Context: one part of a larger RNA
Molecule: small-subunit ribosomal RNA, 3' major domain
Organism: uncultured organism
RNA sequence: UGACGGGGGCCCGCACAAGCAGUGGAGCAUGUGGUUUAAUUCGACGAUACACGAAGAACCUUACCAAGUCUUGACAUCUAGCGAAUUCCCUAGAAAUAGGGAAGUGCCUUCGGGAACGCUAAGACAGGUGGUGCAUGGCUGUCGUCAGCUCGUGCCGUGAGGUGUUGGGUUAAGUCCCGCAACGAGCGCAACCCUUGUUCUGUGUUGCUCCGCAUUCGCGGGGGUCUCACAGAAAACUGCCUCGGUCAACGAGGAGGAAGGUGAGGAUGACGUCAAGUCAUCAUGCCCCUUAUGACUUGGGCUACACACAUGCUACAAUGGAAUCGACAAAGGGCAGCAAAACAGCGAUGUUUAGCUAAUCUCAAAAACGAUUCCUCAAUUCGGAUUGCAGGCUGAAACUCGCCUGCAUGAAGCUGGAAUUGCUAGUAACCGCAGGUCAGCUAUACUGCGGUGAUACGUUCCCGGGCCUUGUACA
Numbered sequence: 001u002g003a004c005g006g007g008g009g010c011c012c013g014c015a016c017a018a019g020c021a022g023u024g025g026a027g028c029a030u031g032u033g034g035u036u037u038a039a040u041u042c043g044a045c046g047a048u049a050c051a052c053g054a055a056g057a058a059c060c061u062u063a064c065c066a067a068g069u070c071u072u073g074a075c076a077u078c079u080a081g082c083g084a085a086u087u088c089c090c091u092a093g094a095a096a097u098a099g100g101g102a103a104g105u106g107c108c109u110u111c112g113g114g115a116a117c118g119c120u121a122a123g124a125c126a127g128g129u130g131g132u133g134c135a136u137g138g139c140u141g142u143c144g145u146c147a148g149c150u151c152g153u154g155c156c157g158u159g160a161g162g163u164g165u166u167g168g169g170u171u172a173a174g175u176c177c178c179g180c181a182a183c184g185a186g187c188g189c190a191a192c193c194c195u196u197g198u199u200c201u202g203u204g205u206u207g208c209u210c211c212g213c214a215u216u217c218g219c220g221g222g223g224g225u226c227u228c229a230c231a232g233a234a235a236a237c238u239g240c241c242u243c244g245g246u247c248a249a250c251g252a253g254g255a256g257g258a259a260g261g262u263g264a265g266g267a268u269g270a271c272g273u274c275a276a277g278u279c280a281u282c283a284u285g286c287c288c289c290u291u292a293u294g295a296c297u298u299g300g301g302c303u304a305c306a307c308a309c310a311u312g313c314u315a316c317a318a319u320g321g322a323a324u325c326g327a328c329a330a331a332g333g334g335c336a337g338c339a340a341a342a343c344a345g346c347g348a349u350g351u352u353u354a355g356c357u358a359a360u361c362u363c364a365a366a367a368a369c370g371a372u373u374c375c376u377c378a379a380u381u382c383g384g385a386u387u388g389c390a391g392g393c394u395g396a397a398a399c400u401c402g403c404c405u406g407c408a409u410g411a412a413g414c415u416g417g418a419a420u421u422g423c424u425a426g427u428a429a430c431c432g433c434a435g436g437u438c439a440g441c442u443a444u445a446c447u448g449c450g451g452u453g454a455u456a457c458g459u460u461c462c463c464g465g466g467c468c469u470u471g472u473a474c475a
Base pairs, nucleotide, nucleotide: 001475002474003472004471005470007469008468009467010466011465012464013463015459016458019423020422021421022420023419026314027313028312029311030310031309032308033307034305035304042053043052064300065299066298067297068296069295070294073125077124078123079121080120081119082118083117086103087102088101089100090099091098092097107114108113127289128288130287131286132285136283137282138278139277140276141274143272148187149186150185151184152183153182154163155162156161167178168177169176193266194265195264196263198234199233200232201231202230203229204228208223209222210221211220212219213218237260240254241253242252243251244250316416320375321374322373323372324371325370326369332363333362334361337356338355342351343350344349382413387408388407389406390405391404392403393402429452430451431450432449433448434447435446
C1' cells in the first nucleotide's frame, strides 16, 4: 500500500421486510449430467454452464459412425496440350462414379491468337470444424451503469509511498458547496443521441371527415377542422413563491403546467479483476496429418434411456369448463410471396381466381371481456398425457425421425417437504397478436406488440456493494 475480520461508523441496492405470482410434487417440452452405443460430433460447468453457441439436426446442415470410392484433389493461383460452353439419352451401380452415344459449335480478332468455361498431364501447392483460448488478435460475460480509477507540477517522507481523492454538509453520482499544502487536469458521472408524453406550424394520399346514392362492402363529389402520418419548432431550468440550511450546495412544501425536480424507457459499461469464455464465426504463431486427421457418396447417428439436475408449458377447476351471439388493439410480414370472395369437405385442407411490390390488397379471427343457456363440487361436461383407426400438408423422400385434422381412448394430477426465484407502475400478474430462422417443423423457446391491471410500515437482521477508521503472525 492492499487484502481479510463471526471489528467499529455512515450509506446504497427487490438485499431484507410488506405483498403478488411462482419454482420444488404431476404430465409433457427443451437443455445438461450419467449410462448405453459403430457413432450417440464439438464447445459452455458456482455466481458469470445447463430453451446456452443452435434466428429452427428427416436428406442437406454435419463437424460423428459404417460401407463404397478419390489422390494436384470438393476450393485457389501458375505451366503445357486438347475441346467452345452447354443440353439430352443409354448401360452398370445404393449413390459417388465409370463406360458409350446424340445435339450444339457461339463472342472478340491485327487471323498469329485471345476471353469465359470444361477435360487431361506433371509439380509447385491446395486442404484440415486436427492440438494448444496457459502463445495471440478481435469479440464477449462478470464485478457494475457500481462511483470510482489516475496524471502533471508543488509539498511531506531515507524509502515504499502519502497529499490532492481526507474533513463538515449534500447528491442517483469523486454531483455540487464550504474548508484544507495543495493548485490544476484526464478517463468515468451528467449532458449531447434515439423512442415516448403536450402544444404549435407546414403538407394532406392510399389516411381523416362532410354531402348524395347504396341494407353492408363501397361508388361519385367536396374539405383540411378533427384523428393520423411525416417533417420542423416550442416546452422543464429548482425558472417563481414559502420554510429549513452556514446569506452556500441542497432539502421539504406550494403555484402554474401535458409533464417537476434525472418526466419515463433505451443506447452508452472508466482503470482493472476472474491465465473467465471463444483456435468450431473470423484472423493468427507454433506443433501435427498429407493415397489422409484432406475430399465425395449412400445409409445411420446427433432424437438412444434404469436414473439425476436445470429452464419452461399445461393443469389440478365454479373468480371455472362448454355452447351460441356481441365488442374493443398495437406492432409487424408479403412476388419462388400474402391471398379475399365463391364452391367442396365435420375438419386439417383442396379447387378456382379477384386484389396487392401495399397507410390502397392481404395474413386477420385479436384474446382475456360482455350477454344468454347448461354443468353443481364429482377425478367430474376438471385435466389432457398415452394409444388405436381414418385422413390432410410440405418435401425426391416423413420407418428410424415432421406438423396438422377428425373419431375413439381418456393416465398422473385435488395446490405441492426441506428449500428457493422474479417483481415497485402502466411495473408484477393474467390475456392474446406478430416477426425472425424456415420447403416443412419438435416454438411451450427467443425478439417485439398491444389489452386488462394490483401490493409496499420501514432499514434490526441475511446477501452484495461504496467511503472513512481500527486490528493482523496474510501478500